Notes: Two RNAs folded together computationally: RNase P RNA and transfer RNA, 422 nucleotides in total. It holds a member of the Rfam family "Bacterial RNase P class A". It is annotated as a ribozyme. Model confidence (mean pLDDT): 76 of 100.
[in-house]
Formats: sequence, structure tokens, C1' cells
RNA sequence: GGGGCCGGGUAGACGGUCGCGAGGCGAUUUCCUCGAGGAAAGUCCGGGCACCACAGGGCAGGGUGGUGGCUAACGGCCACCGUCGGCAACGAUAGGGAAAGUGCCACAGAGAACAGACCGCCCGCCGGUUCGCCGGCGGGUAAGGGUGAAACGGAGGUGUAAGAGACCCCCGCGGGUGAUGGCGACAUCCCCGGCACGGCAAACCCCACCCGAUGAAAGGCCGAGGUGGAGGGAGGAGCGGCCCGCUCCGUCGAUCUCCCGGCAGGCCGUUCGAGGCGGCGGGCAACCGCCGUCCCAGACAAAUGACCGUCCGUGACAGAACCCGGCUUAUCGCCCGGCCCCGGAC
RNA sequence: GGGGAUAUAGCUCAGUUGGGAGAGCGCGUGGAUCGCACCCACGAGGUCGGGGGUUCGAGUCCCCCUAUCUCCACCA
Repeated sequence: GGGGCCGGGUAGACGGUCGCGAGGCGAUUUCCUCGAGGAAAGUCCGGGCACCACAGGGCAGGGUGGUGGCUAACGGCCACCGUCGGCAACGAUAGGGAAAGUGCCACAGAGAACAGACCGCCCGCCGGUUCGCCGGCGGGUAAGGGUGAAACGGAGGUGUAAGAGACCCCCGCGGGUGAUGGCGACAUCCCCGGCACGGCAAACCCCACCCGAUGAAAGGCCGAGGUGGAGGGAGGAGCGGCCCGCUCCGUCGAUCUCCCGGCAGGCCGUUCGAGGCGGCGGGCAACCGCCGUCCCAGACAAAUGACCGUCCGUGACAGAACCCGGCUUAUCGCCCGGCCCCGGAC
Repeated sequence: GGGGAUAUAGCUCAGUUGGGAGAGCGCGUGGAUCGCACCCACGAGGUCGGGGGUUCGAGUCCCCCUAUCUCCACCA
């Protein structure tokens, strides 16, 4: 100097004029303070909170899946292990179990799970022969070729009529209350072994752990408005309810069900939080602890708009509606830091 | 703000044990008829909403995105 990988921050800035929403002070005017996002989005996850009269267990159903941590929790995050990709920094990973059982592997191919002889290779016999070999029958073989996504271990050698884990070395595989390191997943080494046993579990399933549903239009209070109607109902059996379904236990007998009619108004929930910022300490990190400081939108037909001037790097994606922690998707740029590779100079 | 569905031929809709993409209507050609309709036979017509993943193989299984439809007040 060039190329690449990873992390963090920001979301135009300054000034002026008018116009908006909330809160505070104030008799009123006035004045002061605050006022959209990194995704506010999708509603894919997890919770807080609220309701179902109270509480427990089981089945069905659903979710996650290497190990160890973080967290209120999670399907999230961090670190590590294994596998794959990359020269590397790094990235991806639905990553437990196929001897618990069941199922699938179409077509092609001889044969697709403990299968198989299409072309081949070898031996014997018979016939023919241009002496290269061809055809038929019997036996042996699965190393070579072909089919296929995948062919019942892989390359080298010995051996054989030709071959074959038949045998040998290495790799691989199985077993070992084996050794060392590690919390662990695992890694390395040693011993024994017959050289034999595919793939798919985002197939059903088995194992381990976890899970009640609903959702602020939740749910409460007030006002207005009808002294409306009908049905079921136990005291022992039995019936009904306890909000995903079934069932057991427990408990209750109402605040249950249906029809007609009326109303569509106001308030709470509604913002002080698993909160933000700064410093110190612990930890590889995610994160945790301590100290200090701050209050930072709460609308309800829905608030931030218009104009002017300057700077400039872009004016993209885009607007809270109960509140948080994540994931995913959309996106114009700018700034800071770390790491890897290549080339050059000193 | 939240809940639930749907997307396959021009139109209305089937399809899931993962191996072939279908039915009806419509369209075209031929038959039949004096001619038309009905009827008969044959045929054409498909990015299975889009992208990625699992698998040898995906309309179907899993993840993400897009579009359309629908539901959610009180007296109780």
C1' cells in the first nucleotide's frame, strides 16, 4: 500500500419565525421541562402483568436436543468440543439414539441389508479351427467393468488355477471397571479381536429436560339504560362447573345457559422499569457485584409540521399504542477499534 | 395492537405413506345435423405465491418472506 474477517457507536448538525401533545408552577395570560426506532416492522419465541372460586397428580398433545456457563426465562447469548467450508482471521451446524421396535430407499441394476452373477476371470470335458481363438456343458470366483445418490470396509503386498480380510503392514471398525489430560463434551496412547453387521429419525418412534390456555379490544370502576322473559340445579346415588382436550383427587351449587330489548359515554390500567448513564472490582467472554447520578412519549380518529439561512457525509429503511429480553426481515451512509493474508521499503 | 385461515390449469377446487401433477367448467379440432345447441372422441394449456434448507428425490417435511380474506366493546 492492497485485499479480507470480526466487534462497537451514530441515524444529519447549528440558528431563527410560527404551529402541535403531556407534565409542572400560576387566579388567568405567561413561563419552564420533556416529546418515536435500530429496527418502533413480522407476531417467530420467552417472560412480567391481568382474568378464569382454590389447589395437586396422570394421560394425550406440544417444544428443545454436543458439553459447560449467563439470564427472570427462552428455540436466545458466551466459551469450548466434533464435523464441513476457507491459505488464514473466521463462518455454518435441526450436533442424543438405527443391536428397543416399526417403516422407506422409486427408476436403473444380477443384487439395496446380513443381497447378488449382466459383462467378465480360471479349471475340466466335447465339437470346430485360418492355430489368433470360437461355441456348448459342468465346476470355482466376486478382486476388475457396468447400473445407481448409495453395492456389505479402504490403498499396498503375500498367496492362488483364477481370485477372496484366506493371510500380513497401515488406516478404519468393535471390545477393554486400561493409562494420561480435561468440570465435561472429547483428545492422545496402549491391549485384545474377528477381520463382520448401509442410508434416512426436518420418517413414526426411544431417551433426557421443559410446557395451562387467553390476551390490554386483557381486566377493573363510574354513568346511562329493563325493578324483561324462559330453562337446569344436589344434599344419599347421580348431574353440572372449576377456560386447550380427557381423566383422578379435591372442592363448589353460584357469578350457569338461551331469547327480547337497550347502550356505544367517561376514568383507571398507562409508565419507576429484570430502567438509562458514569466509575471501580470479578470473569477468556456472555455477564455479575458495589458506589454515584438521572426520570427520558403516554396519544385515543390518534401529538413533532411548515418556512428561511449556513454546514455537509446520507438525507435510506421507515412512526410508540401495556411493558421488557431475543430472533428474523428492510436499509442510505459515516466514525472508531482489533485480527488475518499478500506485496514493497527500512 | 392482537387472534385465525387461504395461495395448485383461463375460472371453481381435489391432491399428503415424499417417487405419476389431476377433475369439472371454459378453449381448439374432428364426428353428428339442412344449420345450431345437446351429445361422442381427441388435444392443448401448470415458475404448485416467492426464497432457502433436509433428502438420491419436495405440491407434500422444516425455516423465512409476500399477498388476500376474516374475527376481537358494554348491560352479564